Source information:
Transfer RNA from a Candidatus Magasanikiibacteriota bacterium, 73 nucleotides, folded computationally. Model confidence (mean pLDDT): 84 of 100. The sequence was found in a public genome assembly. It matches the Rfam family "tRNA".
RNA sequence: GUGCCAGUAGCUCAGGGGUUAGAGCACAACGCUUAUAACGUUGGGGUCGGCGGUUCAAAACCGCCCUGGCGCA
Numbered sequence: 001g002u003g004c005c006a007g008u009a010g011c012u013c014a015g016g017g018g019u020u021a022g023a024g025c026a027c028a029a030c031g032c033u034u035a036u037a038a039c040g041u042u043g044g045g046g047u048c049g050g051c052g053g054u055u056c057a058a059a060a061c062c063g064c065c066c067u068g069g070c071g072c073a
Stems, first nucleotide, its partner, number of pairs: 001072007010025004018056001027043005049065005
């Protein structure tokens, strides 16, 4: 330099044009307990990597860029 893959909550990931952006773990409060853990209930936390485009409508489709991984040279 070039090809492919990935980027969504603190972490691991789902969601592949419309319905409220979700799960598990983690975190906080409460319940339980002598207390802690475990368990249960509830809650907080996201401009979906960035900028543009397509569309009535974009986390999703297209282009460029950034970051990471793998390969080729």